Model confidence (mean pLDDT): 87 of 100.
A computed fold for a 111-nucleotide RNA from a mouse gut metagenome, annotated as FMN riboswitch aptamer (RFN element).
RNAcentral holds the sequence, with entries from MGnify.

[in-house]
RNA sequence: GUCUUUGGGGCAGGGUGAAAUUCCCUACCGAUGGUAUAGUCCAUGACCCGCGCAGGCGGCUGAUCCGGUGCAAUUCCGGAACCGACGGUAACAGUCCGGAUGGGAAAAGAC
Numbered sequence: 001g002u003c004u005u006u007g008g009g010g011c012a013g014g015g016u017g018a019a020a021u022u023c024c025c026u027a028c029c030g031a032u033g034g035u036a037u038a039g040u041c042c043a044u045g046a047c048c049c050g051c052g053c054a055g056g057c058g059g060c061u062g063a064u065c066c067g068g069u070g071c072a073a074u075u076c077c078g079g080a081a082c083c084g085a086c087g088g089u090a091a092c093a094g095u096c097c098g099g100a101u102g103g104g105a106a107a108a109g110a111c
Base pairs, nucleotide, nucleotide: 001111002110003109004108005107006106013025014024015023027095028094029084030083031044032043033042034041039082040081048059049058050057051056064080065079066078067077068076086098087097088096
C1' cells in the first nucleotide's frame, strides 16, 4: 500500500392510571485509542447542525468526588454521587420501536 473479517450494552420486581419497559420506587447498561486497569481524565467515533455534486470540510457534543494503598491510579480497593443524540408512542424513554442488513473510531489477519 491492497484486500478480508470483526467492530454497543441495558427496565427483572412493584406502584399510579383508561393508557407508561416513557411517570414514581427499585433494577440494569457502559463504543475505540492513550495513561497503573477509566461511562465521568486526554483524544476519537456515533447522533445533531451548516457547507459541498461528491470524496469530504467546519461546528456542536453529557457526567466524580472523598478516603486508602502505591514510585505512579479522577483508572485499583472502600464509600458516596452523577451522566446518557434524533424521530416515534394510548403517557414524558440511556434500556421499547425506527433511520440502521446503515455508518464508524478502531482491532485482528492475509498478501